Notes:
Large-subunit ribosomal RNA, domain VI from an Elusimicrobiota bacterium, 274 nucleotides, folded computationally. Model confidence (mean pLDDT): 90 of 100. The source organism's lineage runs through Bacteria, Pseudomonadati and Elusimicrobiota.
Context: one part of a larger RNA
RNA sequence: CGUUAGGAAACUUGAGAGGAGCUGGCCACAGUACGAGAGGACCUGGCUGGACAAACCUCCUGUAUACCAGUUGUCCUGCCAAGGGCAUCGCUGGGUAGCGGAGUUUGGAAGGGAUAAAUGCUGAAAGCAUAUAAGCGUGAAACCCGCCUCAAGAUAAGGUUUCCCUGUCCUGCGCAAGCAGGGCCUGAAGGGCACCGGAAGACUACCGGUUUGAUAGGCCGCGUGUGUAAGGCCCGCGAGGGUUUGAGCUAAGCGGUACUAAUCGCCCGUGAGG
Numbered sequence: 001c002g003u004u005a006g007g008a009a010a011c012u013u014g015a016g017a018g019g020a021g022c023u024g025g026c027c028a029c030a031g032u033a034c035g036a037g038a039g040g041a042c043c044u045g046g047c048u049g050g051a052c053a054a055a056c057c058u059c060c061u062g063u064a065u066a067c068c069a070g071u072u073g074u075c076c077u078g079c080c081a082a083g084g085g086c087a088u089c090g091c092u093g094g095g096u097a098g099c100g101g102a103g104u105u106u107g108g109a110a111g112g113g114a115u116a117a118a119u120g121c122u123g124a125a126a127g128c129a130u131a132u133a134a135g136c137g138u139g140a141a142a143c144c145c146g147c148c149u150c151a152a153g154a155u156a157a158g159g160u161u162u163c164c165c166u167g168u169c170c171u172g173c174g175c176a177a178g179c180a181g182g183g184c185c186u187g188a189a190g191g192g193c194a195c196c197g198g199a200a201g202a203c204u205a206c207c208g209g210u211u212u213g214a215u216a217g218g219c220c221g222c223g224u225g226u227g228u229a230a231g232g233c234c235c236g237c238g239a240g241g242g243u244u245u246g247a248g249c250u251a252a253g254c255g256g257u258a259c260u261a262a263u264c265g266c267c268c269g270u271g272a273g274g
Base pairs, nucleotide, nucleotide: 001153006164007163008162009161010160011159012158016150017149018148019147022050023049024048025047026046027045028044034039052107053106054105055104056103060101061100062099063098067094068093069092070091071090072087073086074085075084076083077082111145112144113143118138119137120136121135165273167184168183169182170181171180172179173178185271190268191267192266193265194210195209196208197207198206215261216260217259218257219256220255221254222253225249226248231244232243233242234241235240
């Protein structure tokens, strides 16, 4: 921009396109059918794997330079103590959310249609025979549907529901209904800008929120992690130990709470529709 009859929001149909499509072992039937024996099934049902794929983070595991602790050297906070800076995050031991996999869950199918090779029924030409000439079946991971995803620019541009707009004057044309242009009034539904944000994201887009508010931050509570803070007291000459104490601290998690910031606003979109 279009969607042939206004604009808007939401929900959809599915022409068409893409994805998936793999396979092993074991058990029962059954040591049965078959076979002299050795051996050893079809069919059907069940169980369990491999590789591959998707989703996810409860468990396991990795990371976690915004969490906690230990510790070396040095500089600084006057000193002690307690801390801070730098040294690969100084090094080391752990570790939340998130993101990952080696973790977890799920998938291939079932079923239907029409078929291939193949195998049949009925059956003539050709009194027989013949699955074929007319006619009718069975039959594969292939084909069409079925499962998952996209999808009306599918220009054949689809459908459903709901919401919104019911002014006036002038000029030209017209028999008129009206159409076109202009002035004033009006500016809806809805959308956008802006701002607070996001398990959305390169930008954009998408999603949520903007005081009629829990959107983010803060604060409070909980959880999680670390592992018993500082200060005091006691013991020891001391390095240290004990106690207060599962203490103190605690990111991205969960919940609550208007304390802070989403202020005030602006723009587009019209007037009933060839």